Predicted 3D model of a 72-nucleotide RNA (transfer RNA) from a Bacilli bacterium. The source organism's lineage runs through Bacteria, Bacillati, Bacillota and Bacilli. Rfam family: tRNA. Rfam describes the family as follows. Transfer RNA (tRNA) molecules are approximately 80 nucleotides in length. Model confidence (mean pLDDT): 83 of 100.
RNA sequence: GGAUGCUUAGCUCAGCGGGAGAGCAUCGCCCUUACAAGGCGGGGGUCGUGGGUUCGAAACCCUCAGCAUCCA
Numbered sequence: 001g002g003a004u005g006c007u008u009a010g011c012u013c014a015g016c017g018g019g020a021g022a023g024c025a026u027c028g029c030c031c032u033u034a035c036a037a038g039g040c041g042g043g044g045g046u047c048g049u050g051g052g053u054u055c056g057a058a059a060c061c062c063u064c065a066g067c068a069u070c071c072a
Base pairs, nucleotide, nucleotide: 001071002070003069004068005067006066007065010024011023012022013021018055026042027041028040029039030038048064050062051061052060
């Protein structure tokens, strides 16, 4: 330099163009003499950046950035 893949909550990851989610973590309550486990509930996201397409974009297209792998 070229090719491919990935980027979504604190972490690990789902998400067929129309509702942004799960598990773990965290906080509160219940249970217990107490702790752990368990049960119930809550908070936490400009979906990497900037544009485009569309009535509508986390998703499709382009650009840039970061990470990983391969080729040279």